[in-house]
RNA sequence: AGAGUUUGAUCCUGGCUCAGGAUGAACGCUAGCGGCAGGCUUAACACAUGCAAGUCGAAGGGCAACGGGGAGAGUGCUUGCACUCUCUGCCGGCGACUGGCGCACGGGUGAGUAACACGUAUGCAACCUGCCCUCCACAGGGGGACAACCUUCCGAAAGGGAGGCUAAUCCCGCGUAUAUCCCUUGGGGGCAUCCUUGGGGGAGGAAAGGAUUACCGGUGGAGGAUGGGCAUGCGGCGCAUUAGGCAGUAGGCGGGGUAACGGCCCACCUAACCGACGAUGCGUAGGGGUUCUGAGAGGAAGGUCCCCCACACUGGUACUGAGACACGGACCAGACUCCUACGGGAGGCAGCAGUGAGGAAUAUUGGUCAAUGGGCGGGAGCCUGAACCAGCCAAGCCGCGUGAAGGAAGAAGGCGCCAAGCGUCGUAAACUUCUUUUGUCGGGGAACAAAGGGCGCCACGUGUGGCGUUGUGAGUGUACCCGAAGAAAAAGCAUCGGCUAACUCCGUGCCAGCAGCCGCGGUAAUACGGAGGAUGCGAGCGUUAUCCGGAUUUAUUGGGUUUAAAGGGUGCGUAGGCGGUCCGGAAAGUCAGCGGUAAAAGCCCGGGGCUCAACCCCGGCGAGCCGUUGAAACUGUCGGACUAGAGACGGCGAGAAGUACGCGGAAUGCGCGGUGUAGCGGUGAAAUGCAUAGAUAUCGCGCAGAACUCCGAUUGCGAAGGCAGCGUACCGGCGCCGGACUGACGCUGAGGCACGAAAGCGUGGGUAUCGAACAGGAUUAGAUACCCUGGUAGUCCACGCAGUUAACGAUGAAUGCCGGCUGUCCGGCCCGGAAAAGGGCUGGGUGGCGAAGCGAAAGCGAUAAGCAUUCCACCUGGGGAGUACGCCGGCAACGGUGAAACUCAAAGGAAUUGACGGGGGCCUGCACAAGCGGAGGAACAUGUGGUUUAAUUCGAUGAUACGCGAGGAACCUUACCCGGGCUUGAAAGUUAGCGACGACGCUUGAAAGAGCGUUUCCCUUCGGGGCGCGAAACUAGGUGCUGCAUGGUUGUCGUCAGCUCGUGCCGUGAGGUGUCGGGUUAAGUCCCAUAACGAGCGCAACCCCUACUGUUAGUUGCCAUCAGGUGAUGCUGGGCACUCUAGCGGGACUGCCGGUGUAAGCCGAGAGGAAGGUGGGGAUGACGUCAAAUCAGCACGGCCCUUACGUCCGGGGCCACACACGUGUUACAAUGGUAGGUACAGAGGGCAGCUACCCUGCGAAGGGGUGCGAAUCUCGAAAGCCUAUCUCAGUUCGGAUUGGAGGCUGAAACCCGCCUCCAUGAAGUUGGAUUCGCUAGUAAUCGCGCAUCAGCCACGGCGCGGUGAAUACGUUCCCGGGCCUUGCACACACCGCCCGUCAAG
Repeated sequence: AGAGUUUGAUCCUGGCUCAGGAUGAACGCUAGCGGCAGGCUUAACACAUGCAAGUCGAAGGGCAACGGGGAGAGUGCUUGCACUCUCUGCCGGCGACUGGCGCACGGGUGAGUAACACGUAUGCAACCUGCCCUCCACAGGGGGACAACCUUCCGAAAGGGAGGCUAAUCCCGCGUAUAUCCCUUGGGGGCAUCCUUGGGGGAGGAAAGGAUUACCGGUGGAGGAUGGGCAUGCGGCGCAUUAGGCAGUAGGCGGGGUAACGGCCCACCUAACCGACGAUGCGUAGGGGUUCUGAGAGGAAGGUCCCCCACACUGGUACUGAGACACGGACCAGACUCCUACGGGAGGCAGCAGUGAGGAAUAUUGGUCAAUGGGCGGGAGCCUGAACCAGCCAAGCCGCGUGAAGGAAGAAGGCGCCAAGCGUCGUAAACUUCUUUUGUCGGGGAACAAAGGGCGCCACGUGUGGCGUUGUGAGUGUACCCGAAGAAAAAGCAUCGGCUAACUCCGUGCCAGCAGCCGCGGUAAUACGGAGGAUGCGAGCGUUAUCCGGAUUUAUUGGGUUUAAAGGGUGCGUAGGCGGUCCGGAAAGUCAGCGGUAAAAGCCCGGGGCUCAACCCCGGCGAGCCGUUGAAACUGUCGGACUAGAGACGGCGAGAAGUACGCGGAAUGCGCGGUGUAGCGGUGAAAUGCAUAGAUAUCGCGCAGAACUCCGAUUGCGAAGGCAGCGUACCGGCGCCGGACUGACGCUGAGGCACGAAAGCGUGGGUAUCGAACAGGAUUAGAUACCCUGGUAGUCCACGCAGUUAACGAUGAAUGCCGGCUGUCCGGCCCGGAAAAGGGCUGGGUGGCGAAGCGAAAGCGAUAAGCAUUCCACCUGGGGAGUACGCCGGCAACGGUGAAACUCAAAGGAAUUGACGGGGGCCUGCACAAGCGGAGGAACAUGUGGUUUAAUUCGAUGAUACGCGAGGAACCUUACCCGGGCUUGAAAGUUAGCGACGACGCUUGAAAGAGCGUUUCCCUUCGGGGCGCGAAACUAGGUGCUGCAUGGUUGUCGUCAGCUCGUGCCGUGAGGUGUCGGGUUAAGUCCCAUAACGAGCGCAACCCCUACUGUUAGUUGCCAUCAGGUGAUGCUGGGCACUCUAGCGGGACUGCCGGUGUAAGCCGAGAGGAAGGUGGGGAUGACGUCAAAUCAGCACGGCCCUUACGUCCGGGGCCACACACGUGUUACAAUGGUAGGUACAGAGGGCAGCUACCCUGCGAAGGGGUGCGAAUCUCGAAAGCCUAUCUCAGUUCGGAUUGGAGGCUGAAACCCGCCUCCAUGAAGUUGGAUUCGCUAGUAAUCGCGCAUCAGCCACGGCGCGGUGAAUACGUUCCCGGGCCUUGCACACACCGCCCGUCAAG
């Protein structure tokens, strides 16, 4: 000293929360010792029991108890003792009594009290003070009573009554006396009443003795000291939703009362007094020294200790006394408890212990008067739950200990890991050496004690002092010291996601739980629980509660108010606050010196004592208040002067400022009349409505009410609200010029008063238009709305009320100061000129842009949101709520003032980047449009959903799943189901051992498998190896789960043109710039411009195929020329020209020309060229998005199964079928079908293969057979073309389905293959809403090939060539996308966010 938390990110505002310290604490876990301090915060609740205030015989009468003496009697009997009894106060003493002093202190508590109760400072000329100190004076002489006691009575008791005797330091007169008072007289002083001092006269009141060398007392007076009483200034609390209070009230005169002043009390008189500087009321509370916290200023607290106050069961009252209205006194009343003989009585722990109760919670019915202190006493002494000690309690602070040094095989063990091994607990332990605090045992052993007292001696001033001696300790055999044994007896608690220091494993699976805030937990949780480890503190550690801090989050120090909370709607103005220039006086504020006070303790500083510390002791410091002496700048005050503020005067001026009256035209509606005819009106489109009874339209005349077109503005005026036709009257404000007047007269302004849009209210008018409510028509799912047709209140006027608004510049008023540029309105001066226009200077208003500065930013910026001053108003997280209650106002509506409970961790402001918009601009894509052909209807094929099933294995699910994984499910595949088996296992590796494996046969079995029989190895360098079997062991295996733990791969946006970086620059920052802008492009392609300059990934190019060509090469290809040959054929010789094949090159680059443009580029059916502006096609897919897909292709973390979730086998299933969808095939026919004839490809494949050719079969095919591992052989076109036929029909279309007969593959075609032939001949006649593909060699159409493959459910997929179109005006609309811009309360990003109602809870 800060940190966390609002956002995708940022800055700000703002609240919430945390880290610190503290406590009379409590709770949880734990606990070795000591010192010091502390311990009912709750029920001022109730209390059993004991103790807490007595003492004095040196005041007194006495003698109950005790001891002694004396006398008498008796007993024992060692005649002198002992004992007993009686008498005797004679002595020591002493219960009770009289009397004195004390009991008003000490101790407790905090109920009450907001008060002169407390604190502080003064005053008392308005007071008292026992005991104590000093001084002065005095104590003469009389009298009297009541207790005790005796007698007696009443009562259960407590207690009381009557009679009688008696003492005193008890009580009362008399004498004397300073004080005091009155009268009189003189002096001095002060602060108003007055104070003080001297003389004379008068009034008036005292006393006590005891002891007996000493002494203690008594009375009056004066002074002191101490303690108190009273008064006053100032200070310390919450609510104004408490605004008025008050009748002894405020004051006076007189009196009473008191120690004393005073309405303290009383009579009379006056009508005052207190209050926004907060009276009164209500709530709360003992106050202070101090304590905690804080840098301080402050805030909070008032336990222990000290001071003061108040109280003593509750309320009241007085008595006694120096002092009380009295804690352990009295009386009365009340409640409660107890006793009782029922008639009456007794009691008061908020003293110390203790009990019950309450409560989260707070101790012993202890010891001693040794010390300190108190009461009494002459003293000894007695009393003292004050006090000193001890006991209990980690409840606080401080100190100490639980060992120290060495010690690596880094042991064992635990835990973790990538597990061969390593890491960690950890020098930790063991082990070696050492020490012994504390504790234990043994021994020693304090201080606190010295005064006073006793005794002795001495001195003198004769009651004091000194010296010596004597005795006194509760705590305590404690502190402390010495010795002994022995590491011996002594560590926990909390935390470990961030804040905040400390991380892994397991368990759990939005469960259990955690949590101070943010937040963790839904199968890999560093956040839950456990463990290991770590961190923090340590005899403690955490939690809870409370206070301060952090919080500058109430801001005096030290905040704000345009948009975050916050400027009053506006003016006038009261109180108040603040106030121009100069001179002088005084000195209230202010400043300085000195003095008093500020109790002690405490804090702080210095020093000292307990071994240290805590603790204790000594010294110092001090804000404030009071006094006093000075200073005079500033503020205030008083006096004087001034003119720059303000006002007033003269002149001029502008204006929708206001009020009243009058006038005007247009429009609208209505009335009457004319013309005129079928509609008008209204809307997105309509309808309601109006209209043949004549509307709308149009013309004329008239009436009514309201509002004032153009001018008109970026204008003007007004305090604001607001103000607009023209004229007149009245009236307010403002500006400019002049500088003759006043002389600070000013600014602001709580309350107050006034004004105050619209709507609204009251009364009375008025009512043309418009028009809440209402009605109807539409719209709609509905439409109590938006739109339409009507229409009441209202809108207008007068008077009155209301008093609000986004009453906004969301910006209070006033004054001064601080660069500029540019409009405009109203003045003045100068130039100019025409009396203009225009220019310059100047004053006032109203706008724009901007320096500095300010601001979180947006922005503001002389009209400040800048720099300053003054005053007012207002704010303090969001919601609840401008609500409730109360009060005030109002006719009402409602307005003003204005909370709390509860709840949230935010709510907000500005700006940024995205995404989004039924926002805008530009651009693009078979996106639409223009076309061609399809799908959706039928049948079938295939995939999917669903359903079914023992199983119908699994995955894929909008686009981006659905002829997808599958480029081949009859068994196998196969993962599914049923059944039968195996358990080191079906497969692989390593290590012994064995020798085959296998084949054949038999038995059993569905097979796998099992059993039996026969037969049987290879190579060798002789070591062994290959191959196989094989017990045991180590490894296995899993298409089980998680694609949301992953790698890899893939789909999609999208072949879209984007995505970024470095440096610089801008911004507080997120971020921006670059990448924007103007052009251009298919393109972030290029050009220009430019605080940017460059660069990267993408684009393009480089690669492949194809179109043209050159060259090289020339077989299996080709055949122009030459030759040969055939029925025919490059068939043969030959050739490599051509075609072709396949290697290397060329070619195209807007290169050329013209136009246009700054350029890039574009245009031109341009030239040339095979090809022209990217020639066509392919491969190639930026940063990223969809937790997209795949754990079943593979790989892989974690989890799960292990005689099974592994594995083998047989059979079944993946092919099911009321249904729904996707993708296809074939069709519905004549651009066609059928039959016959006939022509032309490319790319591929082929030895368990493709097969020429021949034969057989209608055919699939079969039987022969030849070539070819292929530019050689082989598989091979169809549409087309020619001819014929069919003639619009469910057909010579269509071919499903079914029957029959065959072929082929294969152990095997039943479930469940393909093909052929014959027969059968279904639906279907061009397909609803809707929807798909395609822009040229494309669509459409035609066939061919290949992969997989024994065969094949292929109509699928991937390729190949043949034939070969139509259309694109264009970008309004739908969909997708790109760039710029705008809005935003979205950011999981519009499939967002969010509001209300209802339902459940």
RNAcentral holds the sequence, with entries from ENA and SILVA. The RNA shown here (small-subunit ribosomal RNA) has 1401 nucleotides and comes from an uncultured bacterium. It matches the Rfam family "Bacterial small subunit ribosomal RNA". Rfam links the family to the GO terms ribosome and structural constituent of ribosome.